[in-house]
RNA sequence: GUCAGAGUAGGUAAGAUGCGUUAAGUGUUAAAGGAUGGGAAGUUGCCUUUAAACGAAGGAUUAAACCGCGAUAUCUUGCUGCGUCCGCUGUA
Numbered sequence: 001g002u003c004a005g006a007g008u009a010g011g012u013a014a015g016a017u018g019c020g021u022u023a024a025g026u027g028u029u030a031a032a033g034g035a036u037g038g039g040a041a042g043u044u045g046c047c048u049u050u051a052a053a054c055g056a057a058g059g060a061u062u063a064a065a066c067c068g069c070g071a072u073a074u075c076u077u078g079c080u081g082c083g084u085c086c087g088c089u090g091u092a
Base pairs, nucleotide, nucleotide: 003090004089005088010080011079012078013077014076015075016074017073018072019070020069021068028052029051030050031049032048033047034046038086039085040084042082058067059066
């Protein structure tokens, strides 16, 4: 110096276990902060806090179990997943 490749934060599907259904959560807006391939700067995206507006599906049962519902949480697996420079692995 050539060519190829791997790996982030996340996204999505299925499964499992929970939570809520006495409405928390999710989603929206604004502000502040944070983490984001091994390193650097950084975009999209992500997370946290505060504030605001909005806002839901219950059924059944003596009760529990149960059947549902929620842009619901976590975990596992599959698929997917860094544009630049350097690094890493392989390569003639």